[in-house]
RNA sequence: GGAGUCGGCCGAGCAGCCGCUGGGGGAAACCCUGGAGGAAAGUCCGGGCUCCAUUGGGCAGGGUGCCAGGUAACGCCUGGGGGGCGCGAGCCUACGGAAAGUGCCACAGAAAAUAUACCGCCUGGCCGCAAGGCCCGGUAAGGGUGAAAUGGUGCGGUAAGAGCGCACCGCGCAGCUGGUAACAUGCUGCGGCACGGUAAACCCCACCUGGAGCAAGACCGAAUAGGGGGACGUUAUUCGCGUGCCCACGCGAGUUCCCGGGUAGGUCGCUAGAGGUUCACGGUGACGUGCAUCGGAGAUGAAUGGCUGCUCUCGACAGAACCCGGCUUACAGGCCGGCUCCCACC
RNA sequence: GGGCGAUUAGCUCAGCGGUAGAGCGCUGCUUUCACACGGCAGAGGUCACUGGUUCAAGCCCAGUAUCGCCCACCA
Numbered sequence: 001g002g003a004g005u006c007g008g009c010c011g012a013g014c015a016g017c018c019g020c021u022g023g024g025g026g027a028a029a030c031c032c033u034g035g036a037g038g039a040a041a042g043u044c045c046g047g048g049c050u051c052c053a054u055u056g057g058g059c060a061g062g063g064u065g066c067c068a069g070g071u072a073a074c075g076c077c078u079g080g081g082g083g084g085c086g087c088g089a090g091c092c093u094a095c096g097g098a099a100a101g102u103g104c105c106a107c108a109g110a111a112a113a114u115a116u117a118c119c120g121c122c123u124g125g126c127c128g129c130a131a132g133g134c135c136c137g138g139u140a141a142g143g144g145u146g147a148a149a150u151g152g153u154g155c156g157g158u159a160a161g162a163g164c165g166c167a168c169c170g171c172g173c174a175g176c177u178g179g180u181a182a183c184a185u186g187c188u189g190c191g192g193c194a195c196g197g198u199a200a201a202c203c204c205c206a207c208c209u210g211g212a213g214c215a216a217g218a219c220c221g222a223a224u225a226g227g228g229g230g231a232c233g234u235u236a237u238u239c240g241c242g243u244g245c246c247c248a249c250g251c252g253a254g255u256u257c258c259c260g261g262g263u264a265g266g267u268c269g270c271u272a273g274a275g276g277u278u279c280a281c282g283g284u285g286a287c288g289u290g291c292a293u294c295g296g297a298g299a300u301g302a303a304u305g306g307c308u309g310c311u312c313u314c315g316a317c318a319g320a321a322c323c324c325g326g327c328u329u330a331c332a333g334g335c336c337g338g339c340u341c342c343c344a345c346c
Numbered sequence: 347g348g349g350c351g352a353u354u355a356g357c358u359c360a361g362c363g364g365u366a367g368a369g370c371g372c373u374g375c376u377u378u379c380a381c382a383c384g385g386c387a388g389a390g391g392u393c394a395c396u397g398g399u400u401c402a403a404g405c406c407c408a409g410u411a412u413c414g415c416c417c418a419c420c421a
Base pairs, nucleotide, nucleotide: 001342002341003340004339005338006337007336008335009334010333012311013310014309015308016307017306018305020035021034022033023032024031025030037317041328042327044326045325046324047323048322049213050212051211052210055248056247057246058245059244061209062208063207064206065205066080067079068078069077070076081095082093083092084091085090096204097203101202102201103198104197105196118143119142120139121138122137124135125134126133127132151169152168153167154166155165156164170193171191172190173189174188175187176186177184178183217268218267219266220265227259228258229257230256231255232254239252240251241250242249261420262419263418275294276293277292279290280289281288282287312315347417348416349415350414351413352412353411356370357369358368359367364401372388373387374386375385376384394410395409396408397407398406
């Protein structure tokens, strides 16, 4: 100098004037002060909060899926293991079980999973002068089919062959060793090898899990017709409700659905919270503990804007609506740091 | 703001993981003096998009986009 990889940050700035909106002060005029984001987004996960009258048990359904830790919790994060990619820094990984069972594997192919044999190879028998043909069997080494075909190489063995036998490699199981564990290295022993793939097919195993959502919900006020129809019940072992279903238990004479009627007001929930920052300590890290310090949106037709001047690299994606922790997606451009590879020079 | 659903031919919709279909519409031929109806033949598909699982995806699993529906209070 070039190429690459990982992590973090900013994302126009300053001044003046005029507005909008929350809070505080004031009798008023008015004054002081706060006012979008890293994603406020998608609503994909997890929690807080609120209601479902109050519980207990079971089932169904849903979710997660190597190990350990972090956390309020998680499908998130951190560290580690296995596998894959890359020369490397590094990146990706839905990564439990196919020997519990069931299903599926189109076409092709002998056969797609109790096995089996199209071409071929071989013993025997028959026919034939011969070349060769036919039949009964053996075989799975070679060819062929397919996405996928029942370990690989070599030697022995055989009529030809075959883990049929042996050696090495591979595989599985058990033990020892290291590690909290996933797992790993080597050694020893056993097993000729044991029966393809698919669980983002049903399923099995382990763990988690009640439903709804701030238009939840609470209070005040206004208005109207507690109007019509249906279903199941009406003193119950038999109906309804207890927010998936069932049972226990409890409650109730009603419960539920549809069509109608009225209102379109206010207050609370509403922002101080698993909050931010600095330092110290513990930890590889996520994170935790302690001290100090800060107060930074809260609307309900819904604010966060406009004009002027100056500067620059000429400005992306986009805007709160109960609140947090994550994930995912979108994003002009710029800055900082760690590391790797290549080239040149000293 | 919150909760659901859909996307396959021009339109309305089917579609066990194994070659994408139906009805209407469209085009050509035929029938008719001509048109319609009828008959015969044919064209027309990024299965919304991007990844993944699988030998194989319209279908299974994630993400994205677009469109649609529902949810206030009182008696």
The prediction has a mean pLDDT of 81. This is a predicted complex of two RNAs, RNase P RNA and transfer RNA, with 421 nucleotides together. It holds a member of the Rfam family "Bacterial RNase P class A". Rfam classes the family as a ribozyme.